TPP riboswitch aptamer (THI element) from a Planctomycetaceae bacterium, 100 nucleotides, folded computationally. It matches the Rfam family "TPP riboswitch aptamer (THI element)". From the family's description: Vitamin B(1) in its active form thiamin pyrophosphate (TPP) is an essential coenzyme that is synthesised by coupling of pyrimidine and thiazole moieties in bacteria. The previously detected thiamin-regulatory element, thi box was extended, resulting in a new, highly conserved RNA secondary structure, the THI element, which is widely distributed in eubacteria and also occurs in some archaea. Analysis of operon structures identified a large number of new candidate thiamin-regulated genes, mostly transporters, in various prokaryotic organisms. The sequence was found by an Rfam model in a public genome assembly. The coordinates come from a structure-prediction model, not an experiment, and the mean pLDDT is 76. Taxonomically the source falls in Planctomycetaceae (Bacteria, Planctomycetota, Planctomycetia, Planctomycetales).

RNA sequence: GCGAUUCGCUCGGGGCGCGGCCACGUUUGUGGUCCGCUGAGAAGUACCCGCGGAACCUGACCCGGUUCGUACCGGCGUAGGGAAGCGAACGGCACAUACC
Numbered sequence: 001g002c003g004a005u006u007c008g009c010u011c012g013g014g015g016c017g018c019g020g021c022c023a024c025g026u027u028u029g030u031g032g033u034c035c036g037c038u039g040a041g042a043a044g045u046a047c048c049c050g051c052g053g054a055a056c057c058u059g060a061c062c063c064g065g066u067u068c069g070u071a072c073c074g075g076c077g078u079a080g081g082g083a084a085g086c087g088a089a090c091g092g093c094a095c096a097u098a099c100c
Stems, first nucleotide, its partner, number of pairs: 001093002003090001005089006011050004016044001017037004021032004056081003062075004
């Protein structure tokens, strides 16, 4: 000097759904100190993710299987997008110098 590892700091990115009940609205919408489901997270000073990037978005109210189900499995997917710097530890490698 370099680093696909770990930790920290700062910064940044991202999602928040489904069903029931109730209220209002009145034509399928809005809301709730309510209940249930899945999940890391369903509004939390939380959680997840930041380029060797399936966090998340698009395609997509997608396709196949399965299911009470948007839960589960596979495909799409070597697809198109997607947010980083610093410090410490650790590790080996490379180079330089000195000595033998």